[in-house]
RNA sequence: GGGCCUAUGGCGCAGCCUGGAUAGCGCGUCCGGCUUCGGUUCGGUUUCGGCCGAGAAGAGACCGGAAGGUCGGGGGUUCGAAUCCUCCUAGGCUCA
Numbered sequence: 001g002g003g004c005c006u007a008u009g010g011c012g013c014a015g016c017c018u019g020g021a022u023a024g025c026g027c028g029u030c031c032g033g034c035u036u037c038g039g040u041u042c043g044g045u046u047u048c049g050g051c052c053g054a055g056a057a058g059a060g061a062c063c064g065g066a067a068g069g070u071c072g073g074g075g076g077u078u079c080g081a082a083u084c085c086u087c088c089u090a091g092g093c094u095c096a
Base pairs, nucleotide, nucleotide: 001095002094003093004092005091006090007089010027011026012025013024020079029066030065031064032063033062035060036059037058041054042053043052044051045050072088073087074086075085076084
């Protein structure tokens, strides 16, 4: 220097080929619900070893909800672009 691939919420991806109207999914974060556990604590009981019950903070599972991106950047085509064209940027692979 040439060719190819990738770039989409904090993270991982789909959607692109075949343009269609509000860009989705999972994880994570936040809020709520429900349930279980529950240091310490409280009550009862005791043969003083304990046992029974209640239960705040907090934690886990499950359920529901919310926020968060205008699609790597610019330009173009089009009624309409994440999607098509072009240039550029970053990363990866490959050829010389």